This is a predicted structure of a 73-nucleotide RNA (transfer RNA) from an uncultured Clostridia bacterium. Its Rfam family is "tRNA". Rfam links the family to the GO term triplet codon-amino acid adaptor activity. Model confidence (mean pLDDT): 81 of 100.
[in-house]
RNA sequence: GGGGAUAUAGCUCAGUUGGCAGAGCGUACGAAUGGCAUUCGUAAGGUCAGGGGUUCGAGCCCCCUUAUCUCCA
Numbered sequence: 001g002g003g004g005a006u007a008u009a010g011c012u013c014a015g016u017u018g019g020c021a022g023a024g025c026g027u028a029c030g031a032a033u034g035g036c037a038u039u040c041g042u043a044a045g046g047u048c049a050g051g052g053g054u055u056c057g058a059g060c061c062c063c064c065u066u067a068u069c070u071c072c073a
Base pairs, nucleotide, nucleotide: 001072002071003070004069005068006067007066010025011024012023013022019056027043028042029041030040031039032038049065050064051063052062053061
């Protein structure tokens, strides 16, 4: 220098054919227990890496950039 993959909640990751942004763990509160552990319930928590484009509508499609990993040279 060229090819490919990944980037979504604090962490690990889903997200189907473009149409309400989710799960588990964690956190906060509450209940059960004499207490801890544990279980259950509820809630908070998101610039979907950044920018632009297409579209009535983009996490998803297209272009550029950034970071990490990987292959080739």